Model confidence (mean pLDDT): 82 of 100. The part of an RNA shown here (small-subunit ribosomal RNA, 5' domain) has 472 nucleotides and comes from an uncultured prokaryote.
[in-house]
Context: one part of a larger RNA
RNA sequence: GAACGAACGCUGGCGGCAUGCUUAACACAUGCAAGUCGAACGCUAUCUUUGAUAGAGUGGCGCACGGGUGAGUAACACGUGGGAAUAUGCCCUUCAGUAAGGAACAACAGUUGGAAACGACUGCUAAUGCCUUAUACGCCGGGGGAUCUUCGGACCUCUUGCUAUUAGAUGAGCCUGCGUCGGAUUAGCUAGUUGGUGGGGUAAAGGCCUACCAAGGCGACGAUCCGUAGCUGGUCUGAGAGGAUGAUCAGCCACACUGGGACUGAGACACGGCCCAGACUCCUACGGGAGGCAGCAGUGGGGAAUAUUGGACAAUGGGGGCAACCCUGAUCCAGCCAUGCCGCGUGUGUGAUGAAGGCCUUAGGGUUGUAAAGCACUUUCAGCGAGAUCAGCUGUGACGUUACUCGCAGAAGAAGCACCGGCUAACUCCGUGCCAGCAGCCGCGGUAAUACGGAGGGUGCAAGCGUUAAUC
Numbered sequence: 001g002a003a004c005g006a007a008c009g010c011u012g013g014c015g016g017c018a019u020g021c022u023u024a025a026c027a028c029a030u031g032c033a034a035g036u037c038g039a040a041c042g043c044u045a046u047c048u049u050u051g052a053u054a055g056a057g058u059g060g061c062g063c064a065c066g067g068g069u070g071a072g073u074a075a076c077a078c079g080u081g082g083g084a085a086u087a088u089g090c091c092c093u094u095c096a097g098u099a100a101g102g103a104a105c106a107a108c109a110g111u112u113g114g115a116a117a118c119g120a121c122u123g124c125u126a127a128u129g130c131c132u133u134a135u136a137c138g139c140c141g142g143g144g145g146a147u148c149u150u151c152g153g154a155c156c157u158c159u160u161g162c163u164a165u166u167a168g169a170u171g172a173g174c175c176u177g178c179g180u181c182g183g184a185u186u187a188g189c190u191a192g193u194u195g196g197u198g199g200g201g202u203a204a205a206g207g208c209c210u211a212c213c214a215a216g217g218c219g220a221c222g223a224u225c226c227g228u229a230g231c232u233g234g235u236c237u238g239a240g241a242g243g244a245u246g247a248u249c250a251g252c253c254a255c256a257c258u259g260g261g262a263c264u265g266a267g268a269c270a271c272g273g274c275c276c277a278g279a280c281u282c283c284u285a286c287g288g289g290a291g292g293c294a295g296c297a298g299u300g301g302g303g304a305a306u307a308u309u310g311g312a313c314a315a316u317g318g319g320g321g322c323a324a325c326c327c328u329g330a331u332c333c334a335g336c337c338a339u340g341c342c343g344c345g346u347g348u349g350u351g352a353u354g355a356a357g358g359c360c361u362u363a364g365g366g367u368u369g370u371a372a373a374g375c376a377c378u379u380u381c382a383g384c385g386a387g388a389u390c391a392g393c394u395g396u397g398a399c400g401u402u403a404c405u406c407g408c409a410g411a412a413g414a415a416g417c418a419c420c421g422g423c424u425a426a427c428u429c430c431g432u433g434c435c436a437g438c439a440g441c442c443g444c445g446g447u448a449a450u451a452c453g454g455a456g457g458g459u460g461c462a463a464g465c466g467u468u469a470a471u472c
Base pairs, nucleotide, nucleotide: 001472002471006468007467008466009465010464013344014343015342016341017340018339020336021302026300027299028298030297031296032295035061036060037059040058041057043055044054045053046052047051068255069254070253077180078179079178080177081176082175083174086172091168096163097162098161099133100132101131102130108123109122110121111120112119113118141158142157143156144155147154148153181227182226183225188218189217190216193215194214195213196212197211198210199209200208230252231251232250233249234245235244236243237242257278258277259276260275261274280291281290282289283288308334310333311332312331316330317328318327319326320325347377348376349375350374357368358367359366360365381413383408384407385406386405387404392399416461417460418459419458420457421442422441423440427456428455429454430453431452437444438443
C1' cells in the first nucleotide's frame, strides 16, 4: 500500500447493488418447509340432484429433487486424463400386443381392549391393488353416421395409459495413470493379509464373502502411526514467480440427536420414513407412549460479533393432474444493520468597515477571513400533493404509497473523525513538572514540552474516520 463474512470507539443525510452465527455438528417453545390425482376404486355426508362439493380409506406418481451444514474424511474424497464387467423411473425412438378368469384386504358394520399412543376379533365390498392361465397383458376421456343392444355400451376414430422389446438421451455405480498439508523426537507394517482354484453374492469386475492351497504384499521415491483439514472452479495479494485462502455464487463429496441395520423402490441403506441400542427432553391413570430446526423464521446458551416468529406464488423452476388447478420458507420480494462497493447531497454568486468574538502579539498589529452578516439566486436529495403511459412475453403484478412524470414551499432538514517531534502533510499559547500521561519504531515528560492535557490555528480523509485482529 492493498484487502476483509470482520469487531470496537466517536460520528452519521439519501439512494443503488451486494453481504450478514467465522464461536456450541450446543439444546430447542411455536408456526410453516411435500404433496397431488374423482379421467384408477368402493364408501359416507351435504346440496343448487344425476352431477357437484367435502371427508377418511384402497390405489398411482412424487417424497432419493429442491433446501441446510462441514462433524467426519489425507481418501479414487476431490481435480484431471483414460477404461470395461453394469443397471437406468419420467423423456425420445423401433417392433409386437393389449385375451380369459379367480381369491382377498382396507374403508364400512358389529363386538371389544387401552389413560393415551394405538389396537384385537367377526362379517361385507371395489379397482389401473393382488393371484392364476398366458410370450405379454386395458383402463379413462372427447367425437361420431349406419347397425346391434342386457340401455352400461358394443362398433369406428382421436387422445392418454399398460406389457414385452430396439436404439438413444439423462442422471448413477465400478476400475485406473498422475496431482493434492505437517511430523522420522513415528521405521518397520500386514493373516482375508498378497495371489490362485472351487463355490456364493451383486445391476456389475473384484478377498466383496466363504472353503482349500501357496507365502506372499507394502515401505527412506517415506509404508505404518500421530496431528491438522471437506476438495475444486475460484478469492486476496504480488510486476511476475510465488504466498495465503476455500464466506457469498457454481461443481463434486460427506452428514442429518449418537451408533448400527435393513425394508420399499428405477434410484436410499433415506434430514422433515421404518427397526434396534444409547444419551437427552416431554406426557402418563406407572401398565406404557411421544420427539429430533446442520430447512425458513424464532428462543435460550456460547461469543468481540451476525437480521423478521414478514408478503406472494406475479415471474423462474419443481411435484401431482388431460386440464382447470393445488402444493412449493425452492424462488421472487419486502424488513433490519454505514458490514462492503458505487453514486449524490449538505448550497451558488457577490460581499472589506477586512465587523464582533476567539487566539497570538514586539501592543503597532497579525490570524480566524470572503469566512460570517448583508444583497441576489437555485431546489438535486429529503418533504408534501397529483397523475397517466410503458416494462418484468398473449391471461395473471407479491414487489407497489415502487421506479417514472408534473406541481408546491423554503437555504430551508443534512459533517464528522484522526493527526500536526522525525519517519509523515500539518505550530503556537496555557496547564503540568520523570508526576499525570504518550508511544508503531526512534523516543518525549525532572519549570520556558511544536511529543503529556486543553485552547486557537493547521494538515489529511470524508458519511465516514480511526484502532485492533488475521492475510499478501